[in-house]
Molecule: Fluoride riboswitch aptamer (crcB RNA motif)
Organism: Gammaproteobacteria bacterium
RNA sequence: CUCUUCGCAGGGGAUGGAGUCCCCCUGGAACCGCGCGAGCUGAUGACUCCUACCCCGGA
Numbered sequence: 001c002u003c004u005u006c007g008c009a010g011g012g013g014a015u016g017g018a019g020u021c022c023c024c025c026u027g028g029a030a031c032c033g034c035g036c037g038a039g040c041u042g043a044u045g046a047c048u049c050c051u052a053c054c055c056c057g058g059a
Base pairs, nucleotide, nucleotide: 009026010025011024012023013022016050017049018048019047020046021045033040034039
C1' cells in the first nucleotide's frame, strides 16, 4: 500500500410517517419501477398501523 473478514457505528431497499423482522452497502457504495411510444402498478423489501390518493356502496 492492496485484498478479505470481524466488531462498533452509519447509510440504503421506485413518492409520506411509525413499529418489528429481513436483505444490501460503507469511504464509497448500496439505492434511483416498467415501456420505443402510447401508457402501466404500488405510499411496504415483508408484516401491522396511521396519513394521502383511487374505486364501489350506505347514511